[in-house]
RNA sequence: AAUGUGUGGGCGGGAGAGAUCGAUCCCCAGCGGGAUCGGCGCCGAAGGAGCAACAGCCCCGGAAACUCUCAGGCAAAAGGACCGCCCCCACAAA
Numbered sequence: 001a002a003u004g005u006g007u008g009g010g011c012g013g014g015a016g017a018g019a020u021c022g023a024u025c026c027c028c029a030g031c032g033g034g035a036u037c038g039g040c041g042c043c044g045a046a047g048g049a050g051c052a053a054c055a056g057c058c059c060c061g062g063a064a065a066c067u068c069u070c071a072g073g074c075a076a077a078a079g080g081a082c083c084g085c086c087c088c089c090a091c092a093a094a
Stems, first nucleotide, its partner, number of pairs: 003092004008087006018040001020039008041074003047070001048068003054061001
């Protein structure tokens, strides 16, 4: 010190599924909007959980964009795994 990996941050892209029904409260001149609770129906890409091969007795380990839906979500907004670029830090490093 090129570069690589990892956490965090910034910018851009980013899917799916009821703008559902009832009750209560709040905002609004009104249309309408929001929150909470309950019901039925759904989604999977925050988070969380489960497991295959690996071999063969058992135990442990053991991945995901697979599975489950606890959580989260089902107009817009927000969020969003993941991808690209940039920056700080850490580790490795011709």